[in-house]
RNA sequence: GCCCCUGUGGCUCAGCGGUAGAGCAACUGCUUCGUAAGCAGUAUGUCGUGGGUUCGAUUCCCACCAGGGGCU
Numbered sequence: 001g002c003c004c005c006u007g008u009g010g011c012u013c014a015g016c017g018g019u020a021g022a023g024c025a026a027c028u029g030c031u032u033c034g035u036a037a038g039c040a041g042u043a044u045g046u047c048g049u050g051g052g053u054u055c056g057a058u059u060c061c062c063a064c065c066a067g068g069g070g071c072u
Base pairs, nucleotide, nucleotide: 001071002070003069004068005067006066007065010024011023012022013021018055026042027041028040029039030038048064049063050062051061052060
């Protein structure tokens, strides 16, 4: 230098055009003498950045950034 993959709550990931979800973690309450477990609830996301297409983009296109892998 070229090619491929990945980037989404604190963490691990799903979601492949129509209002962003799960598990774990956090917080509150119930329960307990207390802790853990269990049960109920609450909050948390500029969907890596910037443009484009579209009535509408996490999703499609372009460039860039970061991480990983491959080739020379």
Molecule: transfer RNA
Organism: archaeon